[in-house]
RNA sequence: GCCGGAGUGGCUUAGCGGUUAAAGCGCUGCGCUCAUAUCGCAGAGAUCGUGGGUUCGAUUCCCACCUCCGGCA
Repeated sequence: GCCGGAGUGGCUUAGCGGUUAAAGCGCUGCGCUCAUAUCGCAGAGAUCGUGGGUUCGAUUCCCACCUCCGGCA
C1' cells in the first nucleotide's frame, strides 16, 4: 500500500429501515440475615466511533475518515 471483519451503558453481547435501543454481569437503594454472601424487588447508566449522503423515517443502507483485529504484498 491492497483486501476483509469489528466499533452499541463500566464489561460481554443482541438488535439487519419504523413503537420506549434489549439482555447478562457489574453499580446504587430496599427487603431477607446477628452479619456477610446468596436470593428477591426497585432504580440509575447509551447523543449506537466521527462527519456527510440516501430516505417521509437510519444503530441498520451508501461514501469518506479514525481506532482495533486478521490476511496479502
Molecule: transfer RNA
Organism: Candidatus Aenigmatarchaeota archaeon